[in-house]
């Protein structure tokens, strides 16, 4: 020098829950708050889970995404620190 796993270290995000506000409804967005997270940055390309506004079908409470979750998994792409 070079790989690079974890401690260490500087730091990040922010679950639930309340407020406010967009949405038919999953949900989303701000402010508060933290339950956790080494990619809980980013991307719906693939599964999978939500929701049915409109649309079919029936008079039973069913089907459907073009709506959604990235803090469900898997896949792209970028990243900070690195000891024994």
């Nucleotide at each position: 020098a070079u790989c690079g796993a974890u401690a260490a270290a500087c730091g990040g995000c922010a679950a639930a829950c309340c407020u406010a506000u967009c949405g038919a409804a999953a949900g989303g967005u701000a402010g508060g708050g933290a339950c956790g997270c080494a990619a809980a940055g980013c991307u719906u390309c693939a599964g999978g889970c939500c929701u049915a506004a409109g649309g079919g079908a029936a008079c039973c409470g069913c089907c459907u995404a073009c709506g959604g979750c990235a803090g469900c998994u898997g896949g792209g792409c970028u990243a900070c620190c690195g000891a024994a």
c-di-GMP-I riboswitch aptamer from Paenibacillus oceani, 84 nucleotides, folded computationally. The coordinates come from a structure-prediction model, not an experiment, and the mean pLDDT is 84. The model forms 95% of the base pairs in the Rfam consensus. Taxonomically the source falls in Paenibacillus (Bacteria, Bacillota, Caryophanales, Paenibacillaceae). It was read from a public genome assembly, where an Rfam model found it.